[in-house]
Transfer RNA from Paenibacillus contaminans, 73 nucleotides, folded computationally. The coordinates come from a structure-prediction model, not an experiment, and the mean pLDDT is 80. NCBI's taxonomy places the organism under Bacteria, Bacilli, Caryophanales, Paenibacillaceae, Paenibacillus. Rfam family: tRNA. Rfam links the family to the GO term triplet codon-amino acid adaptor activity. The sequence is in RNAcentral, with records from Rfam.

Formats: sequence, C1' cells, structure tokens
RNA sequence: GUCCCCGUAGCUCAAUAGGAUAGAGCAGUCCUCUCCUAAAGGACAGAUGGCGGUUCGAUUCCGUCCGGGGACG
Repeated sequence: GUCCCCGUAGCUCAAUAGGAUAGAGCAGUCCUCUCCUAAAGGACAGAUGGCGGUUCGAUUCCGUCCGGGGACG
C1' cells in the first nucleotide's frame, strides 16, 4: 500500500433480509430483609465509535474518517 473482519452500558454478550420503549448477566447507587454482614429480593442510572448520505423510518444499508484484529505484497 491492497483486501477482509470487527466497533452496542464500566466489563462480557444479545438484537437485525430496516419498524413499536435497543435487552441480559456481572459491576455501580438506593431500598427491603437481618442484631450486623453475607446471601436473597426490589428499584434506579447507564450504550449503538465520529461525520455525512439513502429512507416515512437506520444499531441494521451506502460513503468517508477514527480505532482494533487478520491476510497478501
């Protein structure tokens, strides 16, 4: 340099041939329970890498950039 794959919550993963409020576990905060702690139960907060395009509608499709991984030279 060319090509391919990936990027979703603090972490690990879902979701999709474009459609309803993007879900789960762990972690976090608060509450219940307890003499206290742990365990258990409940509640809350938290995310689609950036920009642009297509579309009534984009996490999903397209372009470009950024980041990570791989193959070839």